[in-house]
Molecule: Fluoride riboswitch aptamer (crcB RNA motif)
Organism: Actinomycetota bacterium
RNA sequence: CGCGCAGAAGGCGAUGGAGCUCGCCUGAACCGCGGCCACGGUCGCUGAUGGCUCCUACCGGUGA
Numbered sequence: 001c002g003c004g005c006a007g008a009a010g011g012c013g014a015u016g017g018a019g020c021u022c023g024c025c026u027g028a029a030c031c032g033c034g035g036c037c038a039c040g041g042u043c044g045c046u047g048a049u050g051g052c053u054c055c056u057a058c059c060g061g062u063g064a
Stems, first nucleotide, its partner, number of pairs: 010025004016055006032045005
C1' cells in the first nucleotide's frame, strides 16, 4: 500500500433540527391514505415524529 473477514460504526423509517428509544438495511432499508377508472390516469384527505419530548416553519381559534 492492496485484498479478504469480523467487530465497531454508518444508513433508513411520506417535508426541517436536537435528545431519548424501537424496528429495519449492507447497496439495500425508504418513497402516506381513500374514492373512481378506459389501468394510461383522475379527484380528495391527514401529518414536519417510526414513537416520546422540545425547537423552527406552516395552518386554525382567542386575547393584548